[in-house]
RNA sequence: GCGCCAUUAGCUCAGUUGGUAGAGCACCGGACUCUUAAUCCGUCGGUCCAAGGUUCGAUCCCUUGAUGGCGUA
Numbered sequence: 001g002c003g004c005c006a007u008u009a010g011c012u013c014a015g016u017u018g019g020u021a022g023a024g025c026a027c028c029g030g031a032c033u034c035u036u037a038a039u040c041c042g043u044c045g046g047u048c049c050a051a052g053g054u055u056c057g058a059u060c061c062c063u064u065g066a067u068g069g070c071g072u073a
Stems, first nucleotide, its partner, number of pairs: 001072007010025004019056001028042004049065005
């Protein structure tokens, strides 16, 4: 240089072929307990890497870029 993959909540990841985004863990609150831990219940938390484009409508499609990874010479 070229090719491919990933980027979504604090972390790890779903999200099906476009229709107003979810789980687990963590944090916080509560129950239980003499207290802590464990267990159970609940809440909070995201302009979906960025900018354009297509569309009535984009996490999802197209283009360019950014970061990381893999392959190749």
Transfer RNA from a Fidelibacterota bacterium, 73 nucleotides, folded computationally. RNAcentral records the identical sequence in 2 taxa. It matches the Rfam family "tRNA". The coordinates come from a structure-prediction model, not an experiment, and the mean pLDDT is 81.